The RNA shown here (c-di-GMP-I riboswitch aptamer) has 92 nucleotides and comes from a Dehalococcoidia bacterium. It matches the Rfam family "c-di-GMP-I riboswitch aptamer". Gene Ontology term of the family: cyclic-di-GMP binding.
C1' cells in the first nucleotide's frame, strides 16, 4: 500500500413507531426513538421496486377545466442490487 474486518479502541449513522412541517401520492425534512449498519458517507448512471399530480387514451352522464378506468417518471427509494466518487481505525 492492497485485500480484509476483531466480543479491539475512539467515534459515527439511525429502521419501525410517535409528534410537527412539506408533498397529489410514493416519500422527504426536523425532533424524539434504536431495528440494524464498516461506508446505513455522497451521486438516480444501469437494473429493480414504489407512487401517478400533469399528460395521452377509453368510458359514463349530471356536459364540467366533472367522475371513473388504463398507460406513463421527468417524482421517489443510495437502509433493494450493481456501478462511480470520497473516507475513520488496524487484530488476524
Nucleotide at each position: 500500500c492492497g485485500u480484509c474486518g476483531a466480543g479491539a479502541a475512539a467515534g459515527g449513522c439511525a429502521a419501525a413507531c410517535g409528534g410537527c412541517u412539506c408533498g397529489a401520492a410514493a416519500g422527504a425534512g426536523c425532533c424524539g426513538g434504536a431495528c440494524g449498519c464498516a461506508a446505513a458517507g455522497c451521486c438516480a448512471c444501469g437494473g429493480g421496486c414504489c407512487u401517478a399530480a400533469a399528460g395521452u387514451c377509453c368510458g359514463a352522464c349530471u356536459u364540467g377545466c366533472u367522475c371513473g378506468g388504463a398507460c406513463c417518471a421527468g417524482g421517489g427509494u443510495a437502509g433493494c442490487c450493481g456501478g462511480g466518487c470520497u473516507g475513520c481505525c488496524g487484530a488476524a